[in-house]
RNA sequence: UCAGAGGGCCGGGCGAUUGCGAGGAUUUAUUCUCGAGGAAAGUCCGGGCUCCGGUAAGGCAGGAUGCCGGUUAACGGCCGGCCAGCGUGAGCUGAGGGAAAGUGCCACAGAAAGUAAACCGCCCAUUUAUGGGUAAGGGUGAAAGGGUGCGGUAAGAGCGCACCGCGUUUUGGGUAACUAAAAUGGCAGGGUAAACCCCAUCCGGAGCAAGACCAAAUAGGGAUGGCAUAUGGCGCGCCUUAUCGCCGUCAUCCGGGUAGGUCGCAUGAGGCGACGGGUAACCGUCGUCCUAGAUGAAUAAUCGCCGCUGCUUGCAGUACAGAACCCGGCUUACUGGCCCUCUGCUUUU
Repeated sequence: UCAGAGGGCCGGGCGAUUGCGAGGAUUUAUUCUCGAGGAAAGUCCGGGCUCCGGUAAGGCAGGAUGCCGGUUAACGGCCGGCCAGCGUGAGCUGAGGGAAAGUGCCACAGAAAGUAAACCGCCCAUUUAUGGGUAAGGGUGAAAGGGUGCGGUAAGAGCGCACCGCGUUUUGGGUAACUAAAAUGGCAGGGUAAACCCCAUCCGGAGCAAGACCAAAUAGGGAUGGCAUAUGGCGCGCCUUAUCGCCGUCAUCCGGGUAGGUCGCAUGAGGCGACGGGUAACCGUCGUCCUAGAUGAAUAAUCGCCGCUGCUUGCAGUACAGAACCCGGCUUACUGGCCCUCUGCUUUU
């Protein structure tokens, strides 16, 4: 120089004029402050909050997660580590517990994919018909009864040996997942659980169109059926126990009124800065700040200058995209610019 990997920041700025929403001050017609995001998107997780389930304990069903440790209000998030796979590497990915509890599946091809088996081949006997041995070589396949090598054998085979693999035991390191070493055993079908299942841990439901209040209006409406009526019935998805509350309860159908206003609604698991602890995520202490709350939907328009990009040097362009209860995450979209750290090839010193 080039090619890569990981992370962070910005994503327009300044001025003038006019205009819009909220809040405050107040001289009552003036002024001050603030006014879309890093994803506001998706509605995929977790909560705060509100209401319902009356509450509590136990069990069942259903659902979620799945290596170890830490962090958090919590999570399926994040951080650190272990193992496995990919990559020369920086790094990336992992739906990462269990196949010796059981069941299921492994199509086609192939001799054979669990009662293992012998297609080609090799060896021996025999006389040309077969029989016996074999699973080293070849073929089929995603996968073929551990792998490589040596010896041995009629030819072969863990048959024996060495190394690797696998099982068991012991020792060392680590909080742990796990890892290293030694000894010992020839050990002898695999895979699949984002198949059913087993194990461990956790889990109510609905949602701001939640919900509360005010005002107004109507019809405190009617019918059918089931169960039961206090030793009973109703009130969790189902069951049991205890306790509490109510006196009917469940299902279906017909009919009537209400679409108004206020609150919820912006002080928070809040932002920013410094210091301390920690590898980090994050935590603690101190200081400082209040940064949209609309309600068919405000945050804009014009002009000038500047920033960045492109080229025809004077023009053009400037991404993805807009709050609606709030917060912590995840996922997706995005034209570009800047910064930091790391890896590799080549060249020079």

A computed fold for a 349-nucleotide RNA from Hellea sp., annotated as Bacterial RNase P class A. The organism belongs to Hellea, within Bacteria. Of the family's consensus pairs, 95% are formed in the model. Rfam family: Bacterial RNase P class A. Rfam's curators write: Ribonuclease P (RNase P) is a ubiquitous endoribonuclease, found in archaea, bacteria and eukarya as well as chloroplasts and mitochondria. It was read from a public genome assembly, where an Rfam model found it. The prediction has a mean pLDDT of 76.